[in-house]
RNA sequence: UCAGCUGGCUGGACGGUCGCUGCCGGAUUGCGGGCGAAUGUGGCCCAUCAAAGCAACGCCGGUGGAGGAAAGUCCGGGCUCCAUGGAGACACGGUGGCGGCUAACGGCCGCCGGGGGCGACCCCAGGGAAAGUGCCACAGAAAGCAAACCGCCCGGCGGGCUUCGGCCCAGGCUUCGGCUAAGCCGGGUAAGGGUGAAAGGGUGCGGUAAGAGCGCACCGCGCGGACGGUAACGGACGCGGCAGGGCAAACCCCACCGGGAGCAAGACCAAAUAGGGGUGGCCAGGCGCGCGGCAACGCGGCGCCAGGUUUGUCUUCAAACCCGUCACCCGGGUUGGUUGCUUGAGGCGCUCAGCAAUGAGCGUCCCAGACGAAUGGCCGUCGCGGAAGCGCAAGCUUCCAGACAGAACCCGGCUUACAGGCCAGCUGACACU
RNA sequence: CGGGGCAUAGCUCAGCCUGGUAGAGCGCCUGCUUUGGGAGCAGGAAGUCGCGAGUUCGAAUCCCGCUGCCCCGACCA
Numbered sequence: 001u002c003a004g005c006u007g008g009c010u011g012g013a014c015g016g017u018c019g020c021u022g023c024c025g026g027a028u029u030g031c032g033g034g035c036g037a038a039u040g041u042g043g044c045c046c047a048u049c050a051a052a053g054c055a056a057c058g059c060c061g062g063u064g065g066a067g068g069a070a071a072g073u074c075c076g077g078g079c080u081c082c083a084u085g086g087a088g089a090c091a092c093g094g095u096g097g098c099g100g101c102u103a104a105c106g107g108c109c110g111c112c113g114g115g116g117g118c119g120a121c122c123c124c125a126g127g128g129a130a131a132g133u134g135c136c137a138c139a140g141a142a143a144g145c146a147a148a149c150c151g152c153c154c155g156g157c158g159g160g161c162u163u164c165g166g167c168c169c170a171g172g173c174u175u176c177g178g179c180u181a182a183g184c185c186g187g188g189u190a191a192g193g194g195u196g197a198a199a200g201g202g203u204g205c206g207g208u209a210a211g212a213g214c215g216c217a218c219c220g221c222g223c224g225g226a227c228g229g230u231a232a233c234g235g236a237c238g239c240g241g242c243a244g245g246g247c248a249a250a251c252c253c254c255a256c257c258g259g260g261a262g263c264a265a266g267a268c269c270a271a272a273u274a275g276g277g278g279u280g281g282c283c284a285g286g287c288g289c290g291c292g293g294c295a296a297c298g299c300g301g302c303g304c305c306a307g308g309u310u311u312g313u314c315u316u317c318a319a320a321c322c323c324g325u326c327a328c329c330c331g332g333g334u335u336g337g338u339u340g341c342u343u344g345a346g347g348c349g350c351u352c353a354g355c356a357a358u359g360a361g362c363g364u365c366c367c368a369g370a371c372g373a374a375u376g377g378c379c380g381u382c383g384c385g386g387a388a389g390c391g392c393a394a395g396c397u398u399c400c401a402g403a404c405a406g407a408a409c410c411c412g413g414c415u416u417a418c419a420g421g422c423c424a425g426c427u428g429a430c431a432c433u
Numbered sequence: 434c435g436g437g438g439c440a441u442a443g444c445u446c447a448g449c450c451u452g453g454u455a456g457a458g459c460g461c462c463u464g465c466u467u468u469g470g471g472a473g474c475a476g477g478a479a480g481u482c483g484c485g486a487g488u489u490c491g492a493a494u495c496c497c498g499c500u501g502c503c504c505c506g507a508c509c510a
Base pairs, nucleotide, nucleotide: 001429002428003427004426005425006424007423008422009421010420012382013381014380015379016378017377018376020065021064022063023062024061025060026059028056029055030054031053032046033045034044035043067404071415072414074413075412076411077410078409079262080261081260082259092258093257094256095255096254097111098110099109100108101107112126113124114123115122116121127253128252132251133250134247135246136245149193150192151189152188153187154186155185156184157183158169159168160167161166171180172179173178201219202218203217204216205215206214220242221240222239223238224237227234228233266339267338268337269336276330277329278328279327280326281325282324285305286304287303288302289301290299291298292297307322308321309320310319311318332509333508334507346365347364348363349362350361351360352359353358385400386399387398388397389396390395434506435505436504437503438502439501440500443459444458445457446456453490461477462476463475464474465473483499484498485497487495
């Protein structure tokens, strides 16, 4: 210098002007407050030019105002409601090398094993196929407690003539040329051929009728007890001639984890409606009536009593509410307000522990809370990048571009999108010293 | 804002769970029939299975990530 790898940061700055939104302060304008003691333009108490408070959110000033992904909603939590006596089992879903971190995780860090790259480094859903079931299409002889198509090897199997060299016939094989110890039958074999993604270790030597872990050496594989390591696992040693291949992101087995729904959760207030109807569950005092039934009895169908809650200092009395409660459906009404709501596993800085993820301590800061949903538009200057022109050069002028995207209860991750710019460490090649 | 589902020929759908050849109806094209058309009969074409990675010998199907479309969810009584 070129080509790369890894990690981190940033996502224009300043000013003017016109706007949006939360909070605080000020000015202005408006408003007395409380009490159940029937009703009432009333009564009582306190206060009374005030102050304080409340409202208006129109005016003035100050101050805060999107992200690294706010996104996808893929995981994990907080929070809220519902369900739930405790524990366990079954079903369903998820995760899957080992150790650590964490509130938790499918996340992160470190290590192990396998694969790729010359290398820095990158990738891996990385438990179990000897518990069982299932699948392995086509091709191929054979696809799962292996098999024998071609080939190789061994043994056996016609008739006639003969000068013993052969010749002829039958039968059979065939690539249709031919062959005749070829062919057929019975065995052996798994070296070689051919099929396939996959054919029951690989290479070499020996061995054999031909072969074969049949024997040996090396490599691979399995088993064993010590050794090192917390462990996954590792290197060496000994033994074994090699053993039932693959698929579990097929069912499944093992280990571990998981109750469901989600801020439109949930709570409160107000307005309006036909304060209605139906179905089902649970709980339930008395009397009368009604309905069903022959009756026993049943029915939250109606009324009265009883009951409960709240208010007042007690009794008493009264008023209001519950006119049992829950869920769903039909029909009806509204499209309002308050809360949850932003101080949190929070940000920044320093020190310490740790290889690291991370943790501990100290100091400091408060940093969006909107709902027809704010955080923006325009102009100027500067800076970065690109193109064109001028200039020997430094540089100058003009034009263009500036991404992905936007909070909606809040956090920790993952994944995906992103114009560009900056920093640090490392690798390879070439050149020079 | 939250939750659920779908994508296969021009259109509407099956196949996916349990992986191996991509199918049906309507439509389209050609021929026969008819004076001509329709109907009928015979034959034919047409698909990156939404996209990209992964598992597997092999993916429309299983797994993961994107893209697009559709549906549901307010409160009162």
Predicted 3D model of RNase P RNA and transfer RNA as a complex of 510 nucleotides. Its mean pLDDT, the model's own confidence on a scale to 100, is 75. It holds a member of the Rfam family "Bacterial RNase P class A". Rfam's curators write: Ribonuclease P (RNase P) is a ubiquitous endoribonuclease, found in archaea, bacteria and eukarya as well as chloroplasts and mitochondria.